Source information
This is a predicted structure of a 106-nucleotide RNA (SAM riboswitch aptamer (S box leader)) from Anditalea andensis. RNAcentral holds the sequence, with entries from Rfam and Ribocentre.
RNA sequence: GAUUUAUAAAGAAGAGGUGAGAGAUUAGGCUCCCAGACCCUCUGGCAACCGCCCUUGACGUAGGAGAGGUGCCAAUACCUACCCAAAAAGCCGGGAACUAUAAAUU
Repeated sequence: GAUUUAUAAAGAAGAGGUGAGAGAUUAGGCUCCCAGACCCUCUGGCAACCGCCCUUGACGUAGGAGAGGUGCCAAUACCUACCCAAAAAGCCGGGAACUAUAAAUU
């Protein structure tokens, strides 16, 4: 990198460094940002995918912990785009695609 499966309305920030864009890609919108964003490092935290504990003859389900492997810590994956539905100020409508993460295989 590819394939498969699962999840994506919840949750969780301080310090230091750097210094101009950032929010995956294209477009539109919207938002964050020199009162320092994004990113990097440290510390802290959130969550519970794997692993662990308990349970079982075994598998699975349920439950538990958070010392291990990841992940994450503005806004629903920020919203929309394609299909279906709905239809005029009203909505978290459903699905697909794409993306991200985990696990397994390759």
Model confidence (mean pLDDT): 82 of 100. The source organism's lineage runs through Bacteria, Pseudomonadati, Bacteroidota, Cytophagia and Anditalea. Of the family's consensus pairs, 97% are formed in the model.